[in-house]
Context: one part of a larger RNA
RNA sequence: CGAUGAACGCUGGCGGCGUGCCUAACGCAUGCAGUCGAGCGAGGACCGCCCGGUGGCAACACCGGGUUGGUGCCUAGCGGCGAACGGGUGAGUAACACGUGGGUAACCUGCCCCCGACACCGGGAUAAGCCUGGGAAACUGGGUCUAAUACCGGAUAGGACUACGGACUGCAUGGUUUGUGGUGGAAAGCUUUUGCGGUGUGGGAUGGGCCCGCGGCCUAUCAGCUUGUUGGUGGGGUGAUGGCCUACCAAGGCGACGACGGGUAGCCGGCCUGAGAGGGUGUCCGGCCACACUGGGACUGAGAUACGGCCCAGACUCCUACGGGAGGCAGCAGUGGGGAAUAUUGCACAAUGGGCGCAAGCCUGAUGCAGCGACGCCGCGUGGGGGAUGACGGCCUUCGGGUUGUAAACCUCUUUCAACGCCGACGAAGCGUAAGUGACGGUAGGCGGAGAAGAAGCACCGGCCAACUACGUGCCAGCAGCCGCGGUAAUACGUAGGGUGCGAGCGUUGUCC
Numbered sequence: 001c002g003a004u005g006a007a008c009g010c011u012g013g014c015g016g017c018g019u020g021c022c023u024a025a026c027g028c029a030u031g032c033a034g035u036c037g038a039g040c041g042a043g044g045a046c047c048g049c050c051c052g053g054u055g056g057c058a059a060c061a062c063c064g065g066g067u068u069g070g071u072g073c074c075u076a077g078c079g080g081c082g083a084a085c086g087g088g089u090g091a092g093u094a095a096c097a098c099g100u101g102g103g104u105a106a107c108c109u110g111c112c113c114c115c116g117a118c119a120c121c122g123g124g125a126u127a128a129g130c131c132u133g134g135g136a137a138a139c140u141g142g143g144u145c146u147a148a149u150a151c152c153g154g155a156u157a158g159g160a161c162u163a164c165g166g167a168c169u170g171c172a173u174g175g176u177u178u179g180u181g182g183u184g185g186a187a188a189g190c191u192u193u194u195g196c197g198g199u200g201u202g203g204g205a206u207g208g209g210c211c212c213g214c215g216g217c218c219u220a221u222c223a224g225c226u227u228g229u230u231g232g233u234g235g236g237g238u239g240a241u242g243g244c245c246u247a248c249c250a251a252g253g254c255g256a257c258g259a260c261g262g263g264u265a266g267c268c269g270g271c272c273u274g275a276g277a278g279g280g281u282g283u284c285c286g287g288c289c290a291c292a293c294u295g296g297g298a299c300u301g302a303g304a305u306a307c308g309g310c311c312c313a314g315a316c317u318c319c320u321a322c323g324g325g326a327g328g329c330a331g332c333a334g335u336g337g338g339g340a341a342u343a344u345u346g347c348a349c350a351a352u353g354g355g356c357g358c359a360a361g362c363c364u365g366a367u368g369c370a371g372c373g374a375c376g377c378c379g380c381g382u383g384g385g386g387g388a389u390g391a392c393g394g395c396c397u398u399c400g401g402g403u404u405g406u407a408a409a410c411c412u413c414u415u416u417c418a419a420c421g422c423c424g425a426c427g428a429a430g431c432g433u434a435a436g437u438g439a440c441g442g443u444a445g446g447c448g449g450a451g452a453a454g455a456a457g458c459a460c461c462g463g464c465c466a467a468c469u470a471c472g473u474g475c476c477a478g479c480a481g482c483c484g485c486g487g488u489a490a491u492a493c494g495u496a497g498g499g500u501g502c503g504a505g506c507g508u509u510g511u512c513c
Stems, first nucleotide, its partner, number of pairs: 002512003006509005013380006019373002021338001026336003030333003034081003039078002042075003045071003048067008088291003098215007107208002112204003117199002120154004129144006160183010189196002217263003224254003229251008266288004270281004293314005316327004344370001346369003352366001353364004383413004393404004417454001420448004427440001430437002457502005462483003468497005478485002
């Protein structure tokens, strides 16, 4: 000098775009958190109809009950899909975790796309409901009834597996293909206006799993480490290779090219600095990884570190009728605490995207916006011109004057921005049959009127380093980045005048180059 997720001091007009718990991965009150009735039974609501009652002359109104009717209505339950995405954090991890380049002839892939094939016949339950128990609650037991795109059996199936044989072929194990026999295997309907689904196979796309080469911290005041250890055979396990696991056998494997141990740390694209080489760094945004109170475990599923799933143990908090239960903000806000320090318990699904749904639509603290903070960057303003009796005042003075200073006053002009009044968007080429539909927002922007009107500070002035005098103080009070100032004439302390540098900022401190 540049940089910063900064903090502190003084000061502070506006806007745009960014950015904001770096500390206690400390504890958390409260709110916010799927969908499908075009899978299913049931219940309710509304409308219609019928019956009864009350009021009324009647039309009709109200109440109760029923219903074989209708509904673009609602939903606790069964069922499907989602919940493995999106969002957070950086604790752990020195590792195939990450980056990069390969391998998979050792693998998987729901929804989506393509080709072609199929969907036949049956069955038994169960929730909800009803009846009845237990419990303070959380919740839970028994009986009875019922449905399905829930569950089960059978049929058919080119494909799968297996035994034997043939052909082609490769980078080893092998791969592809074909024949015969055997084995065990599918399916589901709904809607009717366009339609939406189901099953098994092959291919694609996407997403992932596993393996390998190379690369990137400190420490030798860590020098030896290792028994599933290193390899083999058989077996198990997995979607899949493999000591991944197991039995047996062999005795190996790693290491000064730093094993093992200790410390520290998420990694990268990037970012900062630098002419570069390099050094530092990993906040925001993007990719990957890991974690979800702490530790362990599996279940479901195409897929699980399963944040807002389950089970066990532990610590902690809460409820309790003392028998027993409930919970997990490193989601968005917010709160206590810690700290030098870091925001609103906001609006909306209008847009983009996601889940479900044929769709309408519903949900979405993702996201879009708004709020707060000069935290950062950028832009703008705080006026322009004229104006010398160089006014008053201040400060200095050699008392002549000098300086503040065209600065002010005064004259004239302009009106950005803010404030006021009126108008007022794009974002919607979307969605919806149509009517209609924007959180931001009466915002941005436009027009109009008025008036210089509402808007300047901070640090420094001994040298480095740009900017000097006076007074006060008297090695005191104090300053200070280094050299050093201060003990009676201090350009170095304090104040004032003046000046210099930056300017809605200016200084200080921390950290990096």
The part of an RNA shown here (small-subunit ribosomal RNA, 5' domain) has 513 nucleotides and comes from an uncultured bacterium. It matches the Rfam family "Bacterial small subunit ribosomal RNA". The full RNA is in RNAcentral, with records from ENA and SILVA.